[in-house]
RNA sequence: UAUGAAACAGGGCAAAAUCACUGAAAGGUGAUGACGCAAAGCCGUGGGUCUAACGUUUUAAAUUAAUAAUUUAAAGCUAUGAUUGCCAGGCUGCCAUU
Numbered sequence: 001u002a003u004g005a006a007a008c009a010g011g012g013c014a015a016a017a018u019c020a021c022u023g024a025a026a027g028g029u030g031a032u033g034a035c036g037c038a039a040a041g042c043c044g045u046g047g048g049u050c051u052a053a054c055g056u057u058u059u060a061a062a063u064u065a066a067u068a069a070u071u072u073a074a075a076g077c078u079a080u081g082a083u084u085g086c087c088a089g090g091c092u093g094c095c096a097u098u
Base pairs, nucleotide, nucleotide: 005098006097012037013036017032018031019030020029021028022027035085041091042090043089045088046087047086048083049082050081055077056076057075058074059073060072061071062070063069
């Protein structure tokens, strides 16, 4: 000096839940609150997971002269949405005793 384990100091962050705002939803932000965290600091870059507004497919109904078209409802698929406190990767970083 590096890596791993344990400890110390000063600090930092803040899960669940509740309230408010926001979003189609997942979720996010603020307040209260602490389950935890040495990177629970920063970057959604890769995988996973969550959601499905838009789009698309199917079915049913309605409108219409119409097999076309439009509208409504239900179901399926889909990330351009979200999550870094799910994992990996990149960048940075506090203490210094055993």

Description: The RNA shown here (c-di-GMP-I riboswitch aptamer) has 98 nucleotides and comes from Acetivibrio straminisolvens JCM 21531. The source organism's lineage runs through Bacteria, Bacillati, Bacillota, Clostridia and Acetivibrio straminisolvens. Of the family's consensus pairs, 95% are formed in the model. It matches the Rfam family "c-di-GMP-I riboswitch aptamer". Rfam links the family to the GO term cyclic-di-GMP binding. The same sequence occurs in records of 2 taxa.